[in-house]
Molecule: Bacterial RNase P class A
Organism: marine sediment metagenome
RNA sequence: AGUCGGCUGGGCAGUCGCCGGCCACCCUACGCAAGUGAGGUGGCGGGAGGAAGGUCCGGGCUCCGAAGAGCAGGGUAAUGGCUAACGGCCAUCCGUCGUGAGGCGAGGACCAGGGCCACAGAGACGAGCGUAUUAAGUUACGGUGAAACGCGGCAACCUCUACCCGGAGCAAUAUCAAAUAGGCAUGCGUCGUGAGCAAGCAAUUGCUCACCCAAGGCGGCUCGUUGGAGCAUGCGGGUAGGUAGCUUGAGGCGAACGGUAACGUUCGUCCUAGAGGAAUGACCGCCACGCAAAACCGGGCAACCGGCUAGCGAACAGAACCCGGCCUACAGGCCGACUUCA
Numbered sequence: 001a002g003u004c005g006g007c008u009g010g011g012c013a014g015u016c017g018c019c020g021g022c023c024a025c026c027c028u029a030c031g032c033a034a035g036u037g038a039g040g041u042g043g044c045g046g047g048a049g050g051a052a053g054g055u056c057c058g059g060g061c062u063c064c065g066a067a068g069a070g071c072a073g074g075g076u077a078a079u080g081g082c083u084a085a086c087g088g089c090c091a092u093c094c095g096u097c098g099u100g101a102g103g104c105g106a107g108g109a110c111c112a113g114g115g116c117c118a119c120a121g122a123g124a125c126g127a128g129c130g131u132a133u134u135a136a137g138u139u140a141c142g143g144u145g146a147a148a149c150g151c152g153g154c155a156a157c158c159u160c161u162a163c164c165c166g167g168a169g170c171a172a173u174a175u176c177a178a179a180u181a182g183g184c185a186u187g188c189g190u191c192g193u194g195a196g197c198a199a200g201c202a203a204u205u206g207c208u209c210a211c212c213c214a215a216g217g218c219g220g221c222u223c224g225u226u227g228g229a230g231c232a233u234g235c236g237g238g239u240a241g242g243u244a245g246c247u248u249g250a251g252g253c254g255a256a257c258g259g260u261a262a263c264g265u266u267c268g269u270c271c272u273a274g275a276g277g278a279a280u281g282a283c284c285g286c287c288a289c290g291c292a293a294a295a296c297c298g299g300g301c302a303a304c305c306g307g308c309u310a311g312c313g314a315a316c317a318g319a320a321c322c323c324g325g326c327c328u329a330c331a332g333g334c335c336g337a338c339u340u341c342a
Base pairs, nucleotide, nucleotide: 001339002338003337004336005335006334007333008332010287011286012285014283015282016281018047019046021044022043023042024041025040026039028037029036030035049316053327054326056325057324058323059322060321061169062168063167064166073165074164075163076162077161078092079091080090081089082088093107094105095104096103097102108160109159113158114157115154116153117152125150129142130141131140132139173244174243175242176241183235184234185233186232187231188230192211193210194209195208196207197206198205199204216226217225218224251270252269253268254267255266256265257264258263289313290312291311296307297306298305299304
C1' cells in the first nucleotide's frame, strides 16, 4: 500500500413511569369447605438487534380433501459433499481478472426443431454469386469478417434434457361466548264469545248489553288501576370480547472425538421479552470515546507545535408464530491470517 476473515455496537448509578411474571397482605363476589375470580397496596427479579429491516429463498407448524398421479405454470443447472431444507454453505476442477494474497463466473445441450448474427463485406445462414476450369454445379480459388461457399457461432432467445415445487397462511387454526337483529321448535294470547233487537227469502249485516282481554308500567306479593297485540321458554349459527396457538428451540456456550472443510457425534452447563390499536420510555449525574476555543503550562528567536479544560458530537435502526440463509443499512473501535513494494 493492499487482500481475506472474525468480534464489538458505550459503562455505572439515581428519580418518575410502561409491559408481562412470581410472592405476601388488604378488600370483595361465589362456594358447606378446600378454594377460585375481580380490585388495591407492597416486595423481588426479567424486558429488542446485528441486522429485530427488505419479505427475496428454504423449512417447521396450522387448515384446505387423504396431498398420490398427469397437464399447465414456476424454479434450479460443472463435480462431489453438508443440511430439516434451500437458489444457502464447504471442497475440488475449469474459465476469467489481478505482480500477488485473492476476486468473479450468466460453467447441462446448438448432430431434435425454430429464431438471431452488429461493423466490414457483392453476399451472413441458404444457398446462390464472381473468376478460372470440366463431358457435367465437375473441380479450384474468392479481398472483408469472430464466422464465407461448411458438420460456423449464440441457449443472458424460444426450446430440449435432468431434478425440484399442491394451495393458503398465526388476521393460520382451536376453544369459551354476550347485547341487538335474523333462523327453527314449543307454549300462551289477540284477530272474540253469549244474549236481545232490527233489516233481509236466506247467507249475512248493523245496533245495544254482558263476558273475555297476554306481556309490560305503577319498588316486591295480592287486589286494584293502566295498557291494547304480541309475549315467554328452549335450541342453533355468527359478531363484539376472552383464552389457547406463544416461545425449551433443527436453542446458546464450553470441551473431547471424527472430517481438508461446511458439518456431525458425545459429555457438561445455561434459560434469555412475549406485547396484541401493540410495553421496552423520559429526565439527570459521573466515567470512557472523538473534535476542541480562549486563558494558562511546556518547547521554540519566531511562525508554530504539544498538553489541559469550557463546550460540542456520538451510526444504522424497534421484536409481532418460530427457525436456517441471502441481500440491504451502519458513526466509531478492536483482533487475526496473508500478499506486494521499499